RNA sequence: AAGAUCCUUCAGGGCAGGGUGCGGCCGUGUGGCCAAUUCCCGACCGGUGGUGAGGGGUAACCCAAGUCCACGAGCUUAGUUUACUGAGCUGAUCUGGUGCGAGUCCAGAACCGACGGUAAAGUCCGGAUGGGAGAAGGAGACU
Numbered sequence: 001a002a003g004a005u006c007c008u009u010c011a012g013g014g015c016a017g018g019g020u021g022c023g024g025c026c027g028u029g030u031g032g033c034c035a036a037u038u039c040c041c042g043a044c045c046g047g048u049g050g051u052g053a054g055g056g057g058u059a060a061c062c063c064a065a066g067u068c069c070a071c072g073a074g075c076u077u078a079g080u081u082u083a084c085u086g087a088g089c090u091g092a093u094c095u096g097g098u099g100c101g102a103g104u105c106c107a108g109a110a111c112c113g114a115c116g117g118u119a120a121a122g123u124c125c126g127g128a129u130g131g132g133a134g135a136a137g138g139a140g141a142c143u
Base pairs, nucleotide, nucleotide: 001143005139006138007137008136009135010134015042017041018040019039023034024033025032026031043123044122045113046112047071048070049069050068054063055062056061066111067110074089075088076087077086078085079084093109094108095107096106097105115126116125117124
């Protein structure tokens, strides 16, 4: 110098406001009250690694994609079961501009979001004080 391996910590955000009323309750009745964060109008959010014609900085470096490539989580299944491993399933972006070059820049308009519960859920409740892509820090053998 590099570094197997080990330890510690961290590691997901979001329904403002309004409409309707499936249903329930009160009443002799006209009617009244409650009633979807799920439906409708509208609002809000965007894990991790990579890439990134851009931006910042004297430089080293830093920032820069929900929909480009992948991962994680979730579901199914096999290995007797757990752990673990494998297989499968598992979302979404275009147009114009600039330019040598654009799915990442600028402008505009769109689209997506596991499973269970419940009046039908990206946002409520739950598995989850869980798991984890990974991030930071520390120790560090052989060579």